The RNA shown here (Bacterial RNase P class A) has 424 nucleotides and comes from Cohnella sp. RNAcentral holds the sequence, with entries from ENA. The prediction has a mean pLDDT of 75. A source record names the gene rnpB. Its Rfam family is "Bacterial RNase P class A". Rfam links the family to the GO terms dimeric ribonuclease P complex, tRNA processing and ribonuclease P activity. Rfam classes the family as a ribozyme.

RNA sequence: AAAGUUUGACAGACAAUCGCUGGUGGCUUCGCGCCACGAGAGGAAAGUCCGGGCUCCAUAGGGCAGGAUGCUGGAUAACGUCCAGUCAGCGCGAGCUGAAGGAUCGGGCCACAGAAAUGGACCGCCGAUGGCCUUAUCCCGAAAGGGAUAAGGAUCAGGCAAGGAUGGAACCGUGGUGUAAGAGACCACGAGGAGCACUGGUGACUUUGUUCCUGGUAAACCCCAUCUGGAGCAAGACCUAGGAGAACGUCGCGGCCGCUUGCGGCUGCAGCCCUUGCCCGGGGUGCGUUCGGGUUGGUCGCUUGAGCCGUUCAGCAAUGGACGGCCUAGAAAGAUGAUUGUCGCUUCCAUACGUGGGAGGAUGGCGCAAGCUGUCCGCGAUACCACCGGAAGUACAGAACCCGGCUUACGGCAAUCUUUCCGG
Numbered sequence: 001a002a003a004g005u006u007u008g009a010c011a012g013a014c015a016a017u018c019g020c021u022g023g024u025g026g027c028u029u030c031g032c033g034c035c036a037c038g039a040g041a042g043g044a045a046a047g048u049c050c051g052g053g054c055u056c057c058a059u060a061g062g063g064c065a066g067g068a069u070g071c072u073g074g075a076u077a078a079c080g081u082c083c084a085g086u087c088a089g090c091g092c093g094a095g096c097u098g099a100a101g102g103a104u105c106g107g108g109c110c111a112c113a114g115a116a117a118u119g120g121a122c123c124g125c126c127g128a129u130g131g132c133c134u135u136a137u138c139c140c141g142a143a144a145g146g147g148a149u150a151a152g153g154a155u156c157a158g159g160c161a162a163g164g165a166u167g168g169a170a171c172c173g174u175g176g177u178g179u180a181a182g183a184g185a186c187c188a189c190g191a192g193g194a195g196c197a198c199u200g201g202u203g204a205c206u207u208u209g210u211u212c213c214u215g216g217u218a219a220a221c222c223c224c225a226u227c228u229g230g231a232g233c234a235a236g237a238c239c240u241a242g243g244a245g246a247a248c249g250u251c252g253c254g255g256c257c258g259c260u261u262g263c264g265g266c267u268g269c270a271g272c273c274c275u276u277g278c279c280c281g282g283g284g285u286g287c288g289u290u291c292g293g294g295u296u297g298g299u300c301g302c303u304u305g306a307g308c309c310g311u312u313c314a315g316c317a318a319u320g321g322a323c324g325g326c327c328u329a330g331a332a333a334g335a336u337g338a339u340u341g342u343c344g345c346u347u348c349c350a351u352a353c354g355u356g357g358g359a360g361g362a363u364g365g366c367g368c369a370a371g372c373u374g375u376c377c378g379c380g381a382u383a384c385c386a387c388c389g390g391a392a393g394u395a396c397a398g399a400a401c402c403c404g405g406c407u408u409a410c411g412g413c414a415a416u417c418u419u420u421c422c423g424g
Base pairs, nucleotide, nucleotide: 001420002419003418004417006415007414008413010411012343013342014341015340016339017338018337020040021039023037024036025035026034027033042396046407047406049405050404051403052402053401054232055231056230057229061280062279063278064277066228067227068226069225070224071085072084073083074082075081086100087098088097089096090095101223102222106221108217109216110215122164123163124160125159126158129157130156131155132153133152134151135150136149137148138147139146140145172190173189174188175187176186177185191214192213193212194211195210196209197208200205236300237299238298239297245291246290247289248288249287250286252269253268254267255266256265257264258263259262271285272284273283274282275281307326308325309324310323311322312321313320314319344394345393346392347391348390349389354387355386356385357384360377361376362375363374364373365372366371
C1' cells in the first nucleotide's frame, strides 16, 4: 500500500426569524384566548418474527389432538436471545457457519438408469450334489438289455455374487484362507458407529482398551425430552347521556303443583349457546327468520421504568451487586418543522515552482523515567508548518401501552488482528 477480519462509538454544530404538541406560572373580556419559561424521535422508532410485563375472558380443570424448541454449562423476568465452551464443516489466515437429540421402536421413501435401492440375478462364474447324454472297463444275461466304476459334455435341476455393466449411493474397504465356484463364512490390518471399563473435565466431550455391529433419509411420518388456555391498549376501567321492542313460524320427553281440563308455574333430560379443534366436566338458555331502537362524548390506562448516567466490586464473559446523581415526548388523522446565515466532514477542480514562518521534520528499537540509538527527508528558494477560492454531496428513516431480543434498511469514522507485496 492492497485485500480482508472483528469490535466500538457516532448519526452534523451554532445563531436568527416564523410555526406545531404537551407541562408550569401569570393575565384574562373566562374563549386553552394571550404572554413568559422550560421540554419535545431512532439505531433501527421499520418488519410485527420470538419472549415478557400489563389487561380482560364463567374456570385458566382432566384427557386427546395440535404447536414450539432440541450439543453442554451459565446469564436472564423470559426467550427460538446472549456469553463461555464441545463437536462438525468452511477459509492460507485473522476468523466464520451450524434446524447440532434418535436411523438399534416401527413402517415409509430413495427420481432416471439398473437384475437389484435391504434383500436382487442381465452378462458372467460353478455345476461339488442329484438327474440326462457320450465314451471306456468290469459284472449279469442265450439275446434284447440291465447294473457298477471312471472320465467327459455345460445339458437340466441347482449353487454364487468375486468380476462387468447402472447409479449420488450396490450391503464397510484392502489382502489372504477357504471352496465346485464363491461369500464377514473365517483370519490380519484399516474406516465408521454403539455398549462397557478407564484418563481428564461440573458437563457436552475426550484418552486408552475391549465386545458387538455396518447403505442413506427425521427443517418426511414417527420416537424421546422440555414448554405450551385464548385474545390483545380499538386490551380494558370509571363517569355522563340515551334506549324499545314488534311480527311470523316453531316449541320434543318425563316428574311435581295449581286449577279454568288443556293451559300456567317449578324442575330433570334432550335441543341450542359459551368454554376460540374434539371428548369429558362446568356455566347459561325456549329456538329460528324478518323489521326496528341505543352507542362513535369525557377521564383514566399513558409513561418512574426488568429506567438512564457515573464510580466501584464479583465474574473469562453475558450479567449481577453496592454507592452517588438524574427525570428524559405522550399526540389522537396524529406535534417534534420550514427558511436564511456561519462553520464542520467527504470528494473533485483551481490557486501553484504563490505568500509568510522555518532548522528541524517523519518513523522505529531499548528504558519506569531521564535518556541512548537506527533509518529517511532537510538545514541552498527546495524538508516541514500555516494561509487564501469554487462546485457537488452530507445516508437509512418518523414514536402511538411499555420493555428484552432477532431480522431487514443505511452513511462515513476509529481501533484491533490476518494475508500478500514494496522500502529500510
Of the family's consensus pairs, 97% are formed in the model.